This is a predicted structure of a 304-nucleotide RNA (Bacterial RNase P class A) from a Flavobacteriaceae bacterium.
Parts: sequence; structure tokens; C1' cells
RNA sequence: UAAGUAAUUCGCCUUAUCGCUGAGUCUUAGGAAUCAGAGGAAAGUCCGGACACCAAAGUGCAACAUAGUGGCUAACGGCCACCAGUCGCGAGGCUAGGAAAAGUGCAACAGAAAGUAUGUACAGGUCAUGCUGUAGUGAAAUCAGGUAAACUCUAUGUGGUGCAAUGUCAUGUAUACCAGCUAUUGAGCGCUGCACGCGCGAUGUUGGAGGGUAGGCAGCUAAAGUUUGCCAGUAAUGGUAAACGUAGAGAAAUGAUAAGGGCUCAUCAGAGUACAGAAUCCGGCUUACAGAAUUGCUUUAUUA
Repeated sequence: UAAGUAAUUCGCCUUAUCGCUGAGUCUUAGGAAUCAGAGGAAAGUCCGGACACCAAAGUGCAACAUAGUGGCUAACGGCCACCAGUCGCGAGGCUAGGAAAAGUGCAACAGAAAGUAUGUACAGGUCAUGCUGUAGUGAAAUCAGGUAAACUCUAUGUGGUGCAAUGUCAUGUAUACCAGCUAUUGAGCGCUGCACGCGCGAUGUUGGAGGGUAGGCAGCUAAAGUUUGCCAGUAAUGGUAAACGUAGAGAAAUGAUAAGGGCUCAUCAGAGUACAGAAUCCGGCUUACAGAAUUGCUUUAUUA
């Protein structure tokens, strides 16, 4: 240098104007200025937890998930290490890695016959019989064969619903509830506005209490937190010190316009600038992603 392999980082920037969400501050209560304001996957909602409510004696069946050994973790179906198998010259990659001596099923080609043998050819043997040997096909030929990315068995695990959970404050409405007062010589109410008529009748009034619709508040972001160093450990990971403290809306803000600059392509006019948008919060997995950069390692390689 080339071709590989394993992993990591970034993933447009600056300014101005207008606008949006939040925080505290000031205010003449109209506002004002200041600060902060999406991701590595915020995605899929697949797995595991925190949290909340509901359910729940115990045991079994069913269903689903997992499956070498050891470790990590709040937990996991995740991660790490090692073993085995397998692919690769190699660095490394991948694994659907319990049980075939419980049972059922399945098996191309070849072969007479393939899992209860209607036993082929040749030879030998027997009173008789595949009874014995050899040949031939095949991975396997009367043999406790193979297959569980077939049923199954074994072991272990799994209650349900998800922040639209849930809690809290509570306007209004009601012929709902309780107590007192007034009224049966009928207040008042319903039947389309009025009259008649019909029906009901304290439903009136004063006070009280309840549930909880609209709406408000909490849950809600200090967290199994982030960064750096040191220590323990092969590692996952754990411990420790310092610093930082970083969106919190509620149908949902994080935007629009203009100018300039990067980068890529270019026919030199210009064009493009990925995937993608928080919704209670974490740990994973999976999937998407223009382009740029870095590091370790590999090779009968090339050059010095």
C1' cells in the first nucleotide's frame, strides 16, 4: 500500500428577525428581559424491570417462553468468559448446544429388502427352517441406527391491566340523599311558547352531607443519572472520588424566513446535505441511516 476483520466516534455550523414551550426574576399586572428546550436510534413496542391499580388459600392441568458450564445484573429470552460443534489460510464469524434406553411419526438415491424382513445371488449345513458364511447397495442391513428448525418428554420460569395506570381539589346540573320549617283550603313541577285540559305532588324553602362530569393540580423527571480519574476483575460488571446536574408538553412546544459558511456531486448554470421527532421512567434486543473520521488485529500478499 492492497484486501479483509473487530470495534469506536461524529452525523452540518453561525448570525439576524418573527413565533412557540418551560423555569425563576422584575413589573405600571398589559407585559418585559434573561436562561433552558429531541435522538443514536426519540422508531418497532419484541424482551426484562421500576411504579400504580385490580385479582389472588394451596396444588395440579393447559398455554407460552427458555435450554452446554460458570459468571454479571434490579431483572431478562440480555451481556461476559470458557468448552464443544461448524465456516474461514487467518484476524475472526455463527450455533436452532437437555433427552432418541418412555411412546408416536418421518426418511431422497442406491438396494431383493430400511426399522414388525413375503431374505436376492453363490456356497455350506440340517429331518426341516435365513440355520451359517460370503457377495452386492448404502451413512446404516434384525441392528437398543438417524431425526426433537417433528409431535413428545424432562428441567426452570410466567397472575392481569398499563401513566388514557393512579391519587387529589371540585364549578355547574339533578323531581338522587339527610334534617328543620311551611303547605293537602295545594306551593311547585311535567305535558312544545300561551290558554284550557290531563297528570304528578313537597318536587317548595333553609341548612348539611355524598358521589365526581367539565376543568385544575399531582404522578412528571435527581435518575438502577452523566462525564472523568483511580481501584478490583480476563471480561461483562462492581466499588470509590470529583465535577455536572441536562426538555417535561398535555393533542401535545422544540418552528419559519433571510444571509453567510462547511461538505459532496457537477455538464461550472447549479443541485444535494442521511435515517428520523420525546409523551411515566429505566436496562436490553431488533430495524433504519447520505456521508466523514479513528483504533486494534490478519495475510505464503506488494514495496522499502
RNAcentral holds the sequence, with entries from ENA. The organism belongs to Flavobacteriaceae, within Bacteria. RNAcentral records the identical sequence in 2 taxa.